[in-house]
RNAcentral holds the sequence, with entries from MGnify. c-di-GMP-I riboswitch aptamer from a soil metagenome, 76 nucleotides, folded computationally. Of the family's consensus pairs, 95% are formed in the model. Model confidence (mean pLDDT): 87 of 100.
RNA sequence: GAUAAGCGCAAACUCGAAGAGAUUCGGGGACGCAAAGCCACGGGUCCUUGCAAGAUAGGAUAGCCGGGUUGCCGAA
Numbered sequence: 001g002a003u004a005a006g007c008g009c010a011a012a013c014u015c016g017a018a019g020a021g022a023u024u025c026g027g028g029g030a031c032g033c034a035a036a037g038c039c040a041c042g043g044g045u046c047c048u049u050g051c052a053a054g055a056u057a058g059g060a061u062a063g064c065c066g067g068g069u070u071g072c073c074g075a076a
Stems, first nucleotide, its partner, number of pairs: 001073001008033002013028006031063001037069003041066003044061005
C1' cells in the first nucleotide's frame, strides 16, 4: 500500500460437539480483512464470583484499540 500479480483468512447464518457462561472447535457459508497470522503485556467489553455500590479472584474476546513478533508482492 497500487484499478498490480499470485495467494491467504473467513462475519452473519446454519449443522454437529464442548462449556455453568462469555465463548470455542469441526463441516457448510462469505460480511469483510494488507497481516482478519501469532502473542492476554496495557486499556476496553463480555462471563463467573462478590457487592448497597464496589473491590478482589478466575475465565473469554487478537474480526474492539494500542503494543510485541513473524510473513507475501514490489508500482508510486